[in-house]
C1' cells in the first nucleotide's frame, strides 16, 4: 500500500415503528399526536368459494430441475419486487424471508379496531442535476 477481522460514529441504514403529556419512590400503568394495517354501505364488481377451504402483514412472487409418495417439504438455478447517507441514469452488489386469522373478510362513506417492534452500517463505482457549508 494491499487483505481479513474487531471496535466505534449524540452519525446513519432496513422498517409504520417515533414524539409529548399524565400518573407512580421505582418497576410500571394509562393518554394524545403523527406514522402505518385490519374490518366495515349504497353504487360498481363478482359466479368464486364452503378440504381443490379461503385470507391478511411484507418487497420477499412466480418458473424449471432433482429428491421425497403425484403430498407436506427440501435442495439446485432464475425470476417478478426490493435495498444501500439528496435525485435521476448506467454498471456491479445484497435481497427476493417470515408470521398471522380460523370457516371468516372484493370494492366501501360513516363507523368500529389495532400496531409503534426487530435488526443492522465506514454506509458500491460513474456521468447528471439539487441543495448545504466554508473562503473569497
Nucleotide at each position: 500500500g494491499g487483505g481479513c477481522a474487531c471496535g466505534a460514529u449524540a452519525c446513519g441504514c432496513c422498517g409504520a415503528a417515533u414524539c409529548u403529556c399524565u400518573c407512580g419512590c421505582a418497576a410500571g400503568a394509562g393518554a394524545g399526536a403523527a406514522c402505518g394495517g385490519g374490518g366495515g354501505a349504497a353504487c360498481c364488481g363478482g359466479u368464486a368459494g364452503u378440504a381443490c377451504g379461503g385470507g391478511g402483514c411484507g418487497g420477499a412472487u412466480c418458473u424449471c430441475g432433482c429428491g421425497g409418495c403425484g403430498g407436506a417439504c427440501g435442495c439446485g438455478a432464475g425470476u417478478a419486487a426490493g435495498g444501500g447517507a439528496c435525485u435521476c441514469u448506467c454498471g456491479a452488489c445484497c435481497c427476493g424471508a417470515g408470521c398471522c386469522c380460523g370457516a371468516c373478510a372484493g370494492c366501501u362513506a360513516a363507523c368500529c379496531u389495532c400496531g409503534u417492534a426487530g435488526g443492522c452500517g465506514a454506509a458500491c463505482g460513474a456521468g447528471a442535476g439539487a441543495g448545504c457549508g466554508a473562503a473569497u
Record summary:
This is a predicted structure of a 136-nucleotide RNA (c-di-AMP riboswitch aptamer (ydaO/yuaA leader)). It matches the Rfam family "c-di-AMP riboswitch aptamer (ydaO/yuaA leader)". Gene Ontology terms of the family: cyclic-di-AMP binding and regulation of gene expression.